[in-house]
The part of an RNA shown here (small-subunit ribosomal RNA, 5' domain) has 475 nucleotides and comes from Candidatus Zambryskibacteria bacterium RIFOXYC1_FULL_39_10. It was read from a public genome assembly. Model confidence (mean pLDDT): 84 of 100. The source organism's lineage runs through Bacteria, Bacteria candidate phyla and Candidatus Zambryskiibacteriota. Its Rfam family is "Bacterial small subunit ribosomal RNA". Rfam links the family to the GO terms ribosome and structural constituent of ribosome.
Context: one part of a larger RNA
């Protein structure tokens, strides 16, 4: 000099873009944040004479693994890069082949009971694109081979939309591997599934991933194994460059979801707003028993030098779902509030000397403040107030649909807006009064003990300006 997710004094007009819990992954009170499908079922309950429309519990299908958060944990194939292959892959899309025939339940529903309550049992009847046989089978197991197993679901408005198998793609993910990024040796050895092989088991799949056995290897001074920080990368900061620091916003990858652990559903999870089990903790209770899990938005406590609104709106834009109408969305778009940072604009312009008044300084002649001021005449960015179009908004012909922003006209009238730090030297700017080694100042030298440009006040100057100074850090 530059920067900063800063804060801290002093001061504060406005606008645009941005950013804003870095500390206790401390604990949380409320409200929201994942639903949808009635064109898979079969009831109920509402309106209606019917036709038919509406509500939504329930089975059932998609969804809820994404999106959002947060960096505790990891020194590792976690990550960047290059590359590999023993696999998978709902929805999408392409082509091929098919979609026959049967059954046995169950929730809702109605009858009875238990519980405070969360909830729960019997017992009767019920559907479906739920379920579970049968058939077929140019696929896929087994087997030399002959053959043996293995799939499906229908709904109508009749033209689709679906389901099955199968091959291919697209995109997605698993796995494997070289190479590269932290400290320390005041950690020197470390290892028994431990290192390899045979065979089985698992598993989508390769593998000591798992188990029997067989052999005795494997790592390490180019630092193993220990211990300590610690999420990586794109990036960002400074720097002429090497470098050297960091990893907030954004993107992309990992993990992680009160701790610990475990499976279940599923294409996909060892599942944040799902499930069991233990643990702390909190809350209910009628004391038998239940519940919960903001590192989702917003909000409180806490601890802290510190960090924001219990706001709008699905219009865009994305995303589930559904034939569509639409629903649902704290994603996301906006608005609020912090000078927190970056730009960008005001706080007025022209004239205006008897250099007014007042204040300082004085050699008492006078000099500075200073065209400032006042006046005069002018603008109206800003401010206020008022009228008003468009656009962001696309479909296909009319219709409709803006949360929220912004433009232009007009009116008034300089009217609504200057401040901090500094003035010995480094380092841009000087006098006077008080003070008298006090009272203080300070980033270094270093100033103060009676003529102090170095304190402290006053004018005067300088440097920046809505800021301007300080601490903190890094270059």
């Nucleotide at each position: 000099g530059g920067a900063u997710g800063a804060a801290c004094g002093c001061u504060g007009g406005c606008g645009g873009c941005g950013u804003g819990g870095a500390u206790a992954a401390g604990g949380c009170a409320u409200g929201c944040a994942a639903g949808u499908c009635a064109a898979g079922g079969g009831g109920g309950c509402c309106c209606g004479c019917a036709a038919g429309g509406g509500c939504a519990a329930c089975c059932g299908g998609c969804g809820a693994a994404c999106g959002a958060g947060g960096u505790a944990g990891u020194a590792a194939c976690a990550c960047g890069u290059a590359g590999g292959u023993a696999c998978g892959u709902a929805c999408c899309c392409u082509u091929u082949a098919g979609u026959c025939u049967g059954g046995a339940a169950u929730a809702g529903c109605c009858c009875c009971g238990c519980g405070a309550a969360a909830g729960c049992g019997g017992g009767g009847g019920u559907a479906a694109c739920a379920c579970c046989g049968g058939a077929u089978a140019g696929u896929c197991u087994c087997g030399a081979a002959a053959g043996a197993g293995u799939a499906a679901a229908a709904a109508u408005u009749u033209a689709u939309u679906g389901c099955u198998a199968a091959a291919g793609g697209a995109g997605c993910g698993g796995c494997c591997u070289g190479c590269g990024g932290g400290a320390u040796a005041u950690c020197a050895g470390c290892u028994a599934g431990u290192u390899g092989g045979u065979a089985a088991g698992g598993u989508a799949a390769u593998g000591g991933c798992u188990u029997a056995c067989c052999a005795a290897g494997g790592c390490u001074a180019u630092g193993a194994c220990g211990u300590c920080u610690a999420g990586g990368g794109g990036a960002g900061c400074u720097g002429a460059g090497a470098g050297g620091c960091u990893g907030a916003c954004c993107c992309c990858c990992a993990c992680c979801g009160a701790u610990g652990g475990a499976a279940c559903u599923g294409a996909g999870a060892a599942a944040c707003g799902g499930u069991c089990c233990a643990u702390a903790c909190a809350c209910c209770u009628a004391c038998g028993g239940g519940u919960g899990g903001c590192u989702g938005c917003a909000g409180c406590c806490g601890a802290g030098a510190a960090u924001a609104u219990u706001c709008g709106a699905c219009a865009a834009u994305g995303g589930g779902c559904g034939a569509a109408a639409g629903c649902c969305u704290g994603a996301u778009c906006g608005a609020g509030c912090g000078a927190c940072g970056c730009c960008g604009c005001g706080u007025g312009g022209u004239u205006g000397a008897u250099g007014a008044a007042g204040u300082c300084c004085u050699u008492c002649g006078g000099g500075a403040c200073g065209u400032a001021a006042a006046a005069a005449c002018c603008u109206u960015u800003u401010a206020u107030g008022a009228u008003u179009a468009a656009g962001a908004a696309a479909g296909u012909u009319u219709a409709u649909u803006g949360a929220u922003c912004u433009g232009a006209u007009c009116a008034u009238g300089a009217a609504u807006a200057a401040g901090g730090g500094g003035c010995u030297c480094c380092a841009a700017a000087c006098u006077c009064u008080g003070u008298g080694c006090c009272a203080g100042c300070a980033g270094g030298a270093g100033c103060g003990g009676u003529a102090a440009u170095a304190c402290a006040g006053a004018g005067g100057c300088c440097c920046c300006a809505a800021g301007c100074g300080u601490u903190a850090u890094c270059c």